[in-house]
RNA sequence: ACAGAAUAUUGGCAAACUUAUGGAAACAUAAUGUACGCAAAGCUAAGUGCCUAAAGGAUUUAAGUCCUAUGGUUGACUAGUUGCUGAU
Repeated sequence: ACAGAAUAUUGGCAAACUUAUGGAAACAUAAUGUACGCAAAGCUAAGUGCCUAAAGGAUUUAAGUCCUAUGGUUGACUAGUUGCUGAU
């Protein structure tokens, strides 16, 4: 210098719940007190899956039902990218 496991060190993130705001919704953001868990539970929506269905379409006397992402999910997976420690 390179690679690099976890029973290791310094630390990190924050599920769920509550409140407010935005949104049609899924959900997101912030705060609160907390700590389900995570070695990338840092970032990216490129691929797949999953969630929602406003607009649009079909159907219905109607209520409603069905299809559909351009919406969302990185704490679903793959992929890309960046980073801490360092047994051997």

This is a predicted structure of an 88-nucleotide RNA (c-di-GMP-I riboswitch aptamer) from Paenibacillus sp. GP183. Rfam family: c-di-GMP-I riboswitch aptamer. Rfam links the family to the GO term cyclic-di-GMP binding. The prediction has a mean pLDDT of 78. RNAcentral holds the sequence, with entries from ENA and Rfam.